[in-house]
RNA sequence: GCGUUGGUGAUGCAGUGGUGAGCAUAGCUGCCUUUCAAGCAGCUGACCCGGGUUCGAUUCCCAGCCAACGCC
Numbered sequence: 001g002c003g004u005u006g007g008u009g010a011u012g013c014a015g016u017g018g019u020g021a022g023c024a025u026a027g028c029u030g031c032c033u034u035u036c037a038a039g040c041a042g043c044u045g046a047c048c049c050g051g052g053u054u055c056g057a058u059u060c061c062c063a064g065c066c067a068a069c070g071c072c
Stems, first nucleotide, its partner, number of pairs: 001071007010025004018055001026044006048064001050062003
C1' cells in the first nucleotide's frame, strides 16, 4: 500500500429502513439480613465522524478514522 471483518451505555455483546435502542455485568437508591454477601424492586447511562439515497438511516451506499486478521 491492498483486501476482509468489526466500531452500539463504564465493560462484554444482541438488534432491525418506522424502535419504548435491548440483554448481562457494573454504579446508585430502597427492601430483606444482627452485619456483609447473595437475592428482589427501581433508577443512571450508548448507536465512531462526515456526506448521499429515502417521506424516514443506528440499519443501505460512499469517503474518512480506529482496531483485529490476511496478502505484498
RNAcentral holds the sequence, with entries from Rfam. The RNA shown here (transfer RNA) has 72 nucleotides and comes from Aquarana catesbeiana. Rfam family: tRNA. By type it is a transfer RNA. Its family is annotated with triplet codon-amino acid adaptor activity in the Gene Ontology. About the family: Transfer RNA (tRNA) molecules are approximately 80 nucleotides in length. NCBI's taxonomy places the organism under Eukaryota, Gnathostomata, Teleostomi, Euteleostomi, Aquarana. The coordinates come from a structure-prediction model, not an experiment, and the mean pLDDT is 81.